[in-house]
This is a predicted complex of two RNAs, RNase P RNA and transfer RNA, with 506 nucleotides together. The prediction has a mean pLDDT of 76. It holds a member of the Rfam family "Bacterial RNase P class A". About the family: Ribonuclease P (RNase P) is a ubiquitous endoribonuclease, found in archaea, bacteria and eukarya as well as chloroplasts and mitochondria.
RNA sequence: UGUGUGGGCGAUCUGGUCGCGACGCGCGCACGGCGCUGGCCACCCUGGGACCCUGCGAGGGGCCCCGCUCCGGGUACUGGCGCGCACGCGUAUCGAGGAAAGUCCGGGCACCGUAGGGCAGGGUGCCAGCUAACGGCUGGGCGUGUAAGGCGACGGCAAGUGCAACAGAAAGCAGACCGCGUGCUGCCCGCGAAGGCGGGCGCGCGUAAGGGUGAAACGGUGCGGUAAGAGCGCACCAGUACCUCUGGUAACAGGGGUAGCUAGGUAAACCCCACCCGGUGCAAGGUCCGAUAGGGAGAGAGAGCCUGCCCGGCUCGCCAACAUCUCCGGGUUGACCGCUAGAGGCGCGCGGCGACGCGCGCACGAGAUAGAUGACCAGACGCCUCACCCCGGUGAGGCCGACAGAACCCGGCUUAUCAGCCCACCAGCCA
RNA sequence: GCCAAUGUAGCUCAGCGGUAGAGCAGCCGAUUCGUAAUCGGCAGGUCGUCAGUUCAAAUCUGACCAUUGGCUCCA
Numbered sequence: 001u002g003u004g005u006g007g008g009c010g011a012u013c014u015g016g017u018c019g020c021g022a023c024g025c026g027c028g029c030a031c032g033g034c035g036c037u038g039g040c041c042a043c044c045c046u047g048g049g050a051c052c053c054u055g056c057g058a059g060g061g062g063c064c065c066c067g068c069u070c071c072g073g074g075u076a077c078u079g080g081c082g083c084g085c086a087c088g089c090g091u092a093u094c095g096a097g098g099a100a101a102g103u104c105c106g107g108g109c110a111c112c113g114u115a116g117g118g119c120a121g122g123g124u125g126c127c128a129g130c131u132a133a134c135g136g137c138u139g140g141g142c143g144u145g146u147a148a149g150g151c152g153a154c155g156g157c158a159a160g161u162g163c164a165a166c167a168g169a170a171a172g173c174a175g176a177c178c179g180c181g182u183g184c185u186g187c188c189c190g191c192g193a194a195g196g197c198g199g200g201c202g203c204g205c206g207u208a209a210g211g212g213u214g215a216a217a218c219g220g221u222g223c224g225g226u227a228a229g230a231g232c233g234c235a236c237c238a239g240u241a242c243c244u245c246u247g248g249u250a251a252c253a254g255g256g257g258u259a260g261c262u263a264g265g266u267a268a269a270c271c272c273c274a275c276c277c278g279g280u281g282c283a284a285g286g287u288c289c290g291a292u293a294g295g296g297a298g299a300g301a302g303a304g305c306c307u308g309c310c311c312g313g314c315u316c317g318c319c320a321a322c323a324u325c326u327c328c329g330g331g332u333u334g335a336c337c338g339c340u341a342g343a344g345g346c347g348c349g350c351g352g353c354g355a356c357g358c359g360c361g362c363a364c365g366a367g368a369u370a371g372a373u374g375a376c377c378a379g380a381c382g383c384c385u386c387a388c389c390c391c392g393g394u395g396a397g398g399c400c401g402a403c404a405g406a407a408c409c410c411g412g413c414u415u416a417u418c419a420g421c422c423c424a425c426c427a428g429c430c431a
Numbered sequence: 432g433c434c435a436a437u438g439u440a441g442c443u444c445a446g447c448g449g450u451a452g453a454g455c456a457g458c459c460g461a462u463u464c465g466u467a468a469u470c471g472g473c474a475g476g477u478c479g480u481c482a483g484u485u486c487a488a489a490u491c492u493g494a495c496c497a498u499u500g501g502c503u504c505c506a
Stems, first nucleotide, its partner, number of pairs: 001427002004425006012380007020095003024091005032085001033083007042075004047066003051062004097403001101414002104412005109281004116311004121277005126140005141154001142152003155272002160270002162266002177211002179207006186201006219237006238262002240259008285337004295328005302316005330505002345362007381401002383398007432502007441455004449486001457473005479495005
């Protein structure tokens, strides 16, 4: 010097005035709630009687009137006192993120009936490790890049099956259009006295060197060989398979030998191999309060559930409707728990190349439920633009200061992101 | 908050590895005195966006974007 490579920090700050949520503390008690204690006797429970209905009758039911003396209870209304749950006022403290996001993976946790076996389905895919687990991370191998480093769905098409439009002669144990050769007891032309020779056409055959087509055409170069050719043979080179040796836990790397073996592509095609996966998600689930019509219609012998199916199993029901399902309706739109202290963070030490593990110490203060964490003003800081000069300072202006916001909680991945700062490394050039 | 589905012409939908179609709508012409209907013809597409796999992607895979639907409790 390079819009090089990798990693980290941080996420503007301070003050003031209002405002919001959570949890405390103090005061208050107007409204709601609870408790204690009264009032009122409006209604009911208790007694007596008249009438009506029903019954053979005993009796039963209804309605009205009187009593309500005393005691007790309930409903409604209402007075006083207390509590301070709710509410009101004041005040202290705390109040979003690195991604809170996408919901793409993996767990915790909760419930379903402890969820067993088989099939189907889904996922992962070089090797070893880390982890609660993972599709994550670490280290290594292989491929790729000048390098730092980045990236790689990176098992198998030398198991089976399938697919490849168009073009092209031929597209899957390939194939003959031109070409290169060759045969003819076919035709034509030319030459020759003739046998015959040469050329063209036609019909066959051989041939994958060359041309041309295509995304892709069955190793490469050379020599031999041949009618012409061809791994047809040989040498070298490249690759593959098998056997074997060395190093490595392994992936793999390196060496030796054998085989002319050259085997195309595609598995984010079916599939094969190895390993993993029960379902539903905090609207899981539990407790309490309140309200209403546990109402109507239809189907109905099976239904629901443990995963989609089968085996196996559990619960409810089985001929007339209180199994269950569908439709029409009704009520509520509440409170509390789950709920935030955790496979968590920071520091130190030890073990490990590392991810990480172990031990000790320290600190921890969101928890809303239509969803709080905001608005305005002033100053500072950073950035941009303009002007001035002593060239890094001053002044002015800026509808400049990102992406975005918890909702049960964690570990990851992915995506979005202004202006900066720091560290390590690489390449080239100069000294 | 959780769980699903969808995205192809102006609208409604087919197509699920091999040159993107149908109906309606639109435009032009014919028919008619004129319009509608009818008949003939034409135009119109980044297959939501960006990557990847493949010779080849609307189709297969991943990430993102947008839209739509379902899910509370009681009896």